[in-house]
């Protein structure tokens, strides 16, 4: 240099064109003498720029960061 994969909430994965969930982890209320567990609810994200689409996490392009094969 060349080729393949990954980037999504704190943290680990989903979701493959139609209002981005799940678990754990925060926070708040219940319960309980206290904690712990257990109930209920809240905050909280699509690496970035573009382009196609009535609609794009998703399909093309570029970049950029990390993983692995080749040289």
């Nucleotide at each position: 240099g060349c080729g393949a994969g990954a980037g999504u909430a704190g943290c680990a994965c989903a979701a493959u064109g139609g209002u981005a969930g799940u678990g754990c982890a925060u926070u708040u209320g219940c319960u309980u003498c206290c904690c712990a567990a257990g109930c209920a609810a809240a905050a909280a994200a699509c690496g970035c720029g573009g382009g196609u689409c009535c609609g794009a996490u998703u399909c093309c392009c570029g970049u950029c960061u990390c993983u692995c094969g080749c040289u």
RNAcentral holds the sequence, with entries from ENA. The RNA shown here (transfer RNA) has 71 nucleotides and comes from a Minisyncoccota bacterium. Rfam family: tRNA. It is annotated as a transfer RNA. From the family's description: Transfer RNA (tRNA) molecules are approximately 80 nucleotides in length. Rfam links the family to the GO term triplet codon-amino acid adaptor activity. Its mean pLDDT, the model's own confidence on a scale to 100, is 80. Lineage of the source: Bacteria > Bacillati > Minisyncoccota.